[in-house]
Context: one part of a larger RNA
Molecule: small-subunit ribosomal RNA, 5' domain
Organism: uncultured bacterium
RNA sequence: AUUGAACGCUGGCGGUAUGCUUAACACAUGCAAGUCGAACGAUGAAGGGUGCUUGCACCUGGAAUAGUGGCGGACGGGUGAGUAACGCGUAGGAAUCUGGCUAUUAGUGGGGGACAACGUGUGGAAACGCACGCUAAUACCGCAUACACCCUGAGGGGGAAAGGGGGGGAUCGAAAGACCUCCUGCUAAUAGAUGAGCCUGCGUUGGAUUAGCUAGAUGGUGGGGUAAGAGCCUACCAUGGCGACGAUCCAUAGCUGUUCUGAGAGGAGGAUCAGCCACACUGGGACUGAGACACGGCCCAGACUCCUACGGGAGGCAGCAGUGGGGAAUAUUGGACAAUGGGCGAAAGCCUGAUCCAGCAAUACCGCGUGUGUGAAGAAGGCCUUAGGGUUGUAAAGCACUUUUAAUCGGGAGGAAUACCUAGUGGCUAAUACCCAUUAGACUGACAUUACCGAUAGAAAAAGCACCGGCUAACUCCGUGCCAGCAGCCGCGGUAAUACGGAGGGUGCAAGCGUUAAUC
Numbered sequence: 001a002u003u004g005a006a007c008g009c010u011g012g013c014g015g016u017a018u019g020c021u022u023a024a025c026a027c028a029u030g031c032a033a034g035u036c037g038a039a040c041g042a043u044g045a046a047g048g049g050u051g052c053u054u055g056c057a058c059c060u061g062g063a064a065u066a067g068u069g070g071c072g073g074a075c076g077g078g079u080g081a082g083u084a085a086c087g088c089g090u091a092g093g094a095a096u097c098u099g100g101c102u103a104u105u106a107g108u109g110g111g112g113g114a115c116a117a118c119g120u121g122u123g124g125a126a127a128c129g130c131a132c133g134c135u136a137a138u139a140c141c142g143c144a145u146a147c148a149c150c151c152u153g154a155g156g157g158g159g160a161a162a163g164g165g166g167g168g169g170a171u172c173g174a175a176a177g178a179c180c181u182c183c184u185g186c187u188a189a190u191a192g193a194u195g196a197g198c199c200u201g202c203g204u205u206g207g208a209u210u211a212g213c214u215a216g217a218u219g220g221u222g223g224g225g226u227a228a229g230a231g232c233c234u235a236c237c238a239u240g241g242c243g244a245c246g247a248u249c250c251a252u253a254g255c256u257g258u259u260c261u262g263a264g265a266g267g268a269g270g271a272u273c274a275g276c277c278a279c280a281c282u283g284g285g286a287c288u289g290a291g292a293c294a295c296g297g298c299c300c301a302g303a304c305u306c307c308u309a310c311g312g313g314a315g316g317c318a319g320c321a322g323u324g325g326g327g328a329a330u331a332u333u334g335g336a337c338a339a340u341g342g343g344c345g346a347a348a349g350c351c352u353g354a355u356c357c358a359g360c361a362a363u364a365c366c367g368c369g370u371g372u373g374u375g376a377a378g379a380a381g382g383c384c385u386u387a388g389g390g391u392u393g394u395a396a397a398g399c400a401c402u403u404u405u406a407a408u409c410g411g412g413a414g415g416a417a418u419a420c421c422u423a424g425u426g427g428c429u430a431a432u433a434c435c436c437a438u439u440a441g442a443c444u445g446a447c448a449u450u451a452c453c454g455a456u457a458g459a460a461a462a463a464g465c466a467c468c469g470g471c472u473a474a475c476u477c478c479g480u481g482c483c484a485g486c487a488g489c490c491g492c493g494g495u496a497a498u499a500c501g502g503a504g505g506g507u508g509c510a511a512g513c514g515u516u517a518a519u520c
Stems, first nucleotide, its partner, number of pairs: 001519003005516005012368006018361002020326001025324003029321003034071003039068002042065002047060006078279003087204007096196002101192008109143001111141002118133006149158003163184006171178002205251003212242003217239008254276004259268003281302005304315004332358001334357003340354001341352004371401004381392004405461001407456005415447001421441007464509005469490003475504005485492002
């Protein structure tokens, strides 16, 4: 000088940060990932209209619900157990993939059979099923066609798709629509962007009281495998490969930008923030998918907890709060999606413990205040005294002012506009519809009793802590008597202790001050 600190005494306000360093110990409860009806079949509330039998029927409407289907649950958030490693850092490389996004090219034809939901029956305490029957799709499967795609023996062979929504003048029409147009989706292909996988050089803690290690081990051939190179895997063959430039083994540890310190060189650390990695009760495994071997998915095994009708089931806070435990020690079971961002959706919107805010804590840093001026009878009281006085001390009182902050009352920005809505203009178009672009206006605030400003009253509500032998700024008295005690080092204390305890006085910092721990 510093700290994610703790402890003791004390404590007025604000701003900005930070807050389980220990048990990767166990977790009650709530929430943290949904969304789409403009993909689909069902059920269909409120409201509206018509008819009349005045409480019914039909039409419209579309809230809401589970299911099929799509996209997203691989992001975001947490933790640092493992890992001494191509894990990380840095500099390169070639044998790869990449949903959504951007650009370009071409296509989007014609068919089929199911399974949920639902209905009936039935099993089970439950979790959850079973059988039969019905049904739709952007779900599933053929057929056709196809390139700048793939395979090839270069002849040839193989491989797609899905529709949905808005609007409408002429024409046709079995009165459904065809058709036109706009938006969106789907399929194939190329390129880009982004993201990811792989390989290599160099660097990356301690121990030799660890000296030898290695059989898929090192290389080759054939085969397999992957998105992709490779002993990645396998059969056979060869016997290699690594090592005092420290292999192997043991211990410790996430790495980095940064952070602290220091004149620097260095040393120490890796909280918050940012990048990468690893993990998700413990161990193993794959499925789906563009992407996972998947924190809030699946299967198996294990430990633990819970339910049970004993047959069987359910669970995983190292998400946000919160609880127990451990510990010197670390916060609210809060508000809002207003902003930023993310998922879904054409959109309205819905979801979002990401995030933005609020709450708690002097934990840290920064700022402000606790009054200002005047005031000598140098008051009283305290302490000391050589008894004269000295000191506390302009300190107080008194007098004259001010009102920051706190308190009360009132006013009041900005965070909020390129979203959405309304109106105008332009484009598209047959079109004044629809849709797209653009201009203007209006709408939307959790925080919030916001920041800030004004008014009111009154010095009013606001100072402590450590030290005073030397180092080291600051001295006397009383008590005690090697006792009680102090102490960072030297050392103090055995009857006048500036070193113990108290008092007066002083010194240093100050909403803090000391102590302990830790680093330089």